Predicted 3D model of a 379-nucleotide RNA (Bacterial RNase P class A) from a bacterium. Its Rfam family is "Bacterial RNase P class A". Its family is annotated with tRNA processing, ribonuclease P activity and dimeric ribonuclease P complex in the Gene Ontology. The coordinates come from a structure-prediction model, not an experiment, and the mean pLDDT is 77.

[in-house]
């Protein structure tokens, strides 16, 4: 210079004008008016984990279900976070990893292939044994050649994946059958490390396919709904319940009686209290695993001391707009050999909007800036 890599920072600033909404205060008054203060983010978004708060359930255990799953640290807490191991990708910088257990079981491994996992044999390799037919010599026998009956797993073939590799010996051929060396597993010893796990030894021929993001083993955690929780305040209307007035007069009714008078009970009707719940309305809700700034500990995530700051609370939902100047980017013009500058002048600034709070995670986005890594080239 081109390609990349891996961290961090910011989210324009000062004014002036108009406008929202909240506090608090004063004035006038019934919701105004005026000052003064402070007014969204890294992501407030998904709502995808772990949490406070809250209200429900809960003696103890277990079964079932669900989540996690290398180690050591961090944290209230986690499936996040640091820092490392063991695996994989990249020429590097660097990235990725749901990374316990397949030597308890069970199940599954399209197509091809003999076989896909208690191993087997298409094509080939072999005729030591044994049976038979045949030739040659020929004496019962011995050779040679076919076939059965066997033998093998070198060699070719399949396939993502073939039952450890490569030699050398062996062998009718052949094989870990025997070495030697490698890879690997089980065992036992040494060193290092807190550990995961490294790095030699030294012993057995012990070779044992893959799949747990299949069941299933092991290990650890796990009640439930959620601020439309929840708690109080509580109107009109309807109804509940209680008290009290009170009255038809030919007529609501019951009940004392067979009837009728009378007496009581008493519907409805009017007042008055209780008490539940709606509506509305207050609270929860803004001092918190808080912020920012120093010193300590710590690789680092984080932790600790001391200082100092209060810093959105809306409920159909405010947090906005123009304008100037100044900063930032991206051009173009002139001046300067050229860079650097510097006059002028034109355009631009993303994603996105708190709704009970954190602490992660994941997505979306703009601009600068640092370190670094390949490669070319030039001193």
């Nucleotide at each position: 210079a081109a390609a990349g890599c891996g961290a961090a920072u910011c989210a324009g600033a000062u004014g002036a004008u108009c406008g929202c909404g909240c506090a608090u205060g004063c004035u006038u008054u019934u919701u105004a008016g005026c000052a003064u203060g402070g007014g969204a983010g890294g992501a407030a978004a998904g709502u995808c984990c772990g949490a406070g708060c809250u209200c429900c359930a809960c003696a103890g255990g277990g079964c079932a279900g669900a989540g996690c799953g290398c180690u050591g640290g961090g944290u209230a807490a986690c499936g996040c976070c640091c820092a490392g191991u063991g695996g994989g990708g990249g020429u590097g910088a660097c990235c990725c990893u749901a990374a316990g257990g397949a030597a308890a079981g069970u199940g599954c491994c399209a197509c091809a292939g003999a076989a896909a996992a208690c191993a087997u044999a298409c094509c080939g390799c072999c005729u030591a044994a044994g049976c038979a037919g045949u030739c040659u010599g020929a004496u019962u026998c011995a050779g040679g050649u076919u076939g059965c009956c066997g033998g093998u797993a070198a060699g070719g073939g399949u396939g993502a994946a073939a039952a450890g590799g490569u030699g050398c010996g062996g062998u009718a051929a052949g094989a870990g059958c025997g070495c030697a060396c490698c890879a690997g597993c089980a065992g036992g010893g040494g060193a290092g490390g807190u550990g995961a796990c490294u790095c030699g030894c030294c012993u057995g021929g012990c070779u044992u396919g893959g799949u747990a993001a299949a069941c299933c083993c092991c290990g650890c955690u796990c009640g439930g709904a959620g601020c439309a929780a929840g708690a109080c305040c509580a109107a009109a209307u309807a109804g509940a319940g209680g008290g009290g007035c009170g009255u038809u007069u030919g007529c609501a009714g019951g009940a004392c009686u067979g009837c009728c008078c009378g007496u009581u009970c008493g519907a409805g009707g009017c007042c008055c209290c209780u008490g539940g719940g709606u509506a509305g309305g207050u609270c929860g809700c803004a001092u918190g695993a808080g912020g920012u700034g120093u010193c300590g500990g710590g690789u680092a995530a984080c932790c600790g001391g001391c200082a100092u700051c209060c810093c959105a609370g809306a409920u159909a939902a405010a947090u906005g707009a123009u304008c100037a100047u100044c900063g930032c980017c991206c051009g173009g013009a002139c001046a300067g050999u050229a860079a650097a500058u510097g006059u002028c002048u034109g355009g631009g600034a993303a994603c996105a909007g708190a709704a009970c709070u954190c602490g992660g995670c994941u997505u979306a986005u703009g601009a600068u800036u640092c370190g670094c890594u390949u490669u070319a080239g030039c001193u």